Order: sequence, then C1' cells, then structure tokens
RNA sequence: AGAAACGGUAGCUCAAUGGAAGAGCAUUAGUCUUCCUCACUAAGGGGUGCGGGUUCGAGUCCCGCACGUUUCUA
Repeated sequence: AGAAACGGUAGCUCAAUGGAAGAGCAUUAGUCUUCCUCACUAAGGGGUGCGGGUUCGAGUCCCGCACGUUUCUA
C1' cells in the first nucleotide's frame, strides 16, 4: 500500500430476533445518619459514526464513505 472479516447505541461497560431503545456503574435529589460512608427510593441524560436505499415500520436488512481492531498479501 491492497484485500477480507468483525465492530461503533447514554459519561463508561454492554443489551435490544423489523413493531420504534433498556440495564449496570456513574451523576443529581430524597429517605436514613449528629456528619460522612453504606443501604434504599426516585429523577435526568441517547434516536444508535456519516449519507442514501428497501419496508406500513430499520439500532437490526442493502449500498457508499470515514474511523477502529484483527488477519492475509506485497
């Protein structure tokens, strides 16, 4: 340099069989406590790398591009 496979979703780690996005941790508030920690309860936070396509409906299927990892070739 070329090729192939896999991957990207909340601050982080990960779910979600085409019916429309959740969990844990973290953060904030409350309960508890003399205070802190712990524990418990609740809340906020994302439209899923970018651009198209298929579909009544796409995180999911198809195409292109960019990025990351691994492998192969030179």